[in-house]
RNA sequence: CAGGUAGGGCGGGUGACUGCUGCUCGCUUCACGCGAGGAGAGGAAAGUCCGGGCUCCACCGGGCAGGAUGCUGGGUAACACCCAGGCUCUGCCAUGAGCAGGGACGGAAAGUGCCACAGAAACACACCGCCAGCGGCGCCGAGGUGUCAGCGGAUACCUCGGGGUGCGGGCAAGGGUGAAAUCGGGAGGUAAGAGCUCCCGGUCGGCCGUGGAGACGCGGCGGCGGGUAAACCCCAUCCGGAGAAAGGCCAAAUAGGGGGACAACGGGUGCCCGGCCCAUCCCCGGGUUGGCCGCUCGAGCCCAGGGGCAACGCUGGGCCUAGAUAGAUGGUCACCGCUCAGGGCAUGGGGCGUGAGCCCCGGGCCCCGAGUACAGAACCCGGCUUACAGACCUGCCUGGCCU
RNA sequence: GCCCCCAUAGCUCAGAUGAAUAGAGCGGCCCCGUUGCGAGGGGACAGGCCGUCGGUUUAAAUCCGACUGGGGGCA
Numbered sequence: 001c002a003g004g005u006a007g008g009g010c011g012g013g014u015g016a017c018u019g020c021u022g023c024u025c026g027c028u029u030c031a032c033g034c035g036a037g038g039a040g041a042g043g044a045a046a047g048u049c050c051g052g053g054c055u056c057c058a059c060c061g062g063g064c065a066g067g068a069u070g071c072u073g074g075g076u077a078a079c080a081c082c083c084a085g086g087c088u089c090u091g092c093c094a095u096g097a098g099c100a101g102g103g104a105c106g107g108a109a110a111g112u113g114c115c116a117c118a119g120a121a122a123c124a125c126a127c128c129g130c131c132a133g134c135g136g137c138g139c140c141g142a143g144g145u146g147u148c149a150g151c152g153g154a155u156a157c158c159u160c161g162g163g164g165u166g167c168g169g170g171c172a173a174g175g176g177u178g179a180a181a182u183c184g185g186g187a188g189g190u191a192a193g194a195g196c197u198c199c200c201g202g203u204c205g206g207c208c209g210u211g212g213a214g215a216c217g218c219g220g221c222g223g224c225g226g227g228u229a230a231a232c233c234c235c236a237u238c239c240g241g242a243g244a245a246a247g248g249c250c251a252a253a254u255a256g257g258g259g260g261a262c263a264a265c266g267g268g269u270g271c272c273c274g275g276c277c278c279a280u281c282c283c284c285g286g287g288u289u290g291g292c293c294g295c296u297c298g299a300g301c302c303c304a305g306g307g308g309c310a311a312c313g314c315u316g317g318g319c320c321u322a323g324a325u326a327g328a329u330g331g332u333c334a335c336c337g338c339u340c341a342g343g344g345c346a347u348g349g350g351g352c353g354u355g356a357g358c359c360c361c362g363g364g365c366c367c368c369g370a371g372u373a374c375a376g377a378a379c380c381c382g383g384c385u386u387a388c389a390g391a392c393c394u395g396c397c398u399g400g401c402c403u
Numbered sequence: 404g405c406c407c408c409c410a411u412a413g414c415u416c417a418g419a420u421g422a423a424u425a426g427a428g429c430g431g432c433c434c435c436g437u438u439g440c441g442a443g444g445g446g447a448c449a450g451g452c453c454g455u456c457g458g459u460u461u462a463a464a465u466c467c468g469a470c471u472g473g474g475g476g477c478a
Base pairs, nucleotide, nucleotide: 001399002398003397004396005395006394007393008392010390012336013335014334015333016332017331018330020040021039023037024036025035026034027033042374046385047384049383050382051381052380053379054243055242056241057240059275060274061273062272063271064270066239067238068237069236070235071085072084073083074082075081086105087103088102089101090100091099092098093096106234107233111232112231113228114227115226127175128174129171130170131169134168135167136165137164139162140161141160142159143158144157145156146155147154148153183201184200185199186198187197188196202224203223204222206221207220208219209218210217211216247293248292249291250290257284258283259282260281261280266278267277268276289478300319301318302317303316304315305314307312337372338371339370340369342367343366344365345364347362348361349360350359351358352357404477405476406475407474408473409472410471413429414428415427416426422461431448432446433445434444435443454470455469456468457467458466
């Protein structure tokens, strides 16, 4: 210097003319209207994905169902958010308990289910293979006993030894299958083997000691049966429902229209129970479709001090900063800024070459042209996610060049 | 503004309890049939990245999240 990545803050400016919506003041008896002043979109106003405020369901309690969250500690009104830490995974280098980034990160030695195809076996299994210590079988050798035969021997049974493995059996090391095959390496051991034993290592809701607030770390002893909970489930914690078309008031409109459930029955926002409350409740059809409140002062913004590693909170001072209702916040022109493309003018650094010169990298000024993102409050906040031209700052990584 | 639902072949729909070659009807194509067309019959004919992207898992149309498009309801 370039590229990538993560985070933070920004996301056009000035002037003139002309509109639009509120507010205040003045004129007008009021309304209407006119004049003046001042205000008028965002970091996401978006998606409506979480959490709250607020309002209604009269109110309250218990159970079930359902939903959500899920390492620890803290922050907060609350959260699926934020901060700090732990563990783990990935990347990089100059290899250190380094730096950067990620993690839906409780439980699979509670239970159930599933693990296709392949494979012997997918949770208790033996296809190939290895073994012959054990049972058997047949082979060889030696010995003994009986029978036949008649002195050469043959044959049956028993015992011992050797060698073998088509049977029973032992093994799970190796081969092979698979995403995954019961911990990895070495040595001992054995008939062959195997955590069977030992050493080193790995892992674990096991125990003990120790450090820490805790997750967890370290040491010793002990044990070593896969995966899946974004399958059912278990454990812990939290959650009543609906949503400003909430809800209230005025005006207007209307036929108390039709159908149904009923009298100790029905209703009271998932179901059940209890208290309590109401006196009807449900469905269909028709009419009216105007105005006001809710509505913008709020977990608000800015500054300072001191607390905390931080998120954040405390104290003091200052400020008021959109409120439309088919939906205002706009348009035109000029100048400037920024980006990109083209042209021109001088010009810096490096490399190669004897040289003329060639190649690479870079910024400056002028002219001309194009562009200037994503997007648009609708009850209000805190978050998350998604969209976004350009440019600034910081951390990390990679590459090139110079010293 | 608020609240729900859906997306699978050209069309209408199954499959949603993870492992299927993702099926069915209509339509299309080929053959038979007919003088020809149609109706009818036969086909072991074709046609799908299951809306897109990411995640969980050995494995995703199916489970989870974020987007895109469409539909419905509420004074």

Source information: Predicted 3D model of RNase P RNA and transfer RNA as a complex of 478 nucleotides. Rfam match: Bacterial RNase P class A. Gene Ontology terms of the family: ribonuclease P activity, tRNA processing and dimeric ribonuclease P complex.